[in-house]
RNA sequence: GGGGCCAUAGUCUAGCUUGGUAUGACUCAGCCUUCGGGGGGCUGAAGCGGGGGUUCGAAUCCACCUGGCCCCA
Repeated sequence: GGGGCCAUAGUCUAGCUUGGUAUGACUCAGCCUUCGGGGGGCUGAAGCGGGGGUUCGAAUCCACCUGGCCCCA
């Protein structure tokens, strides 16, 4: 220098092919249960790496940038 793959909540993860309310678990908060704790139950908080393009609509499609990994030279 050329090419490929990956990036979703504090952590892990589904969804991307085929555009239409972002999935589940752990953690955390509140409540119930308990003498209390643990456990269990219910409810809630928290996320699409960045800024653009296309589109009525983008996590998803397009190009670029950033970061990580790999291959070729």

The prediction has a mean pLDDT of 84. Transfer RNA from a Candidatus Aminicenantes bacterium, 73 nucleotides, folded computationally. Rfam family: tRNA. The family's RNA type in Rfam is transfer RNA.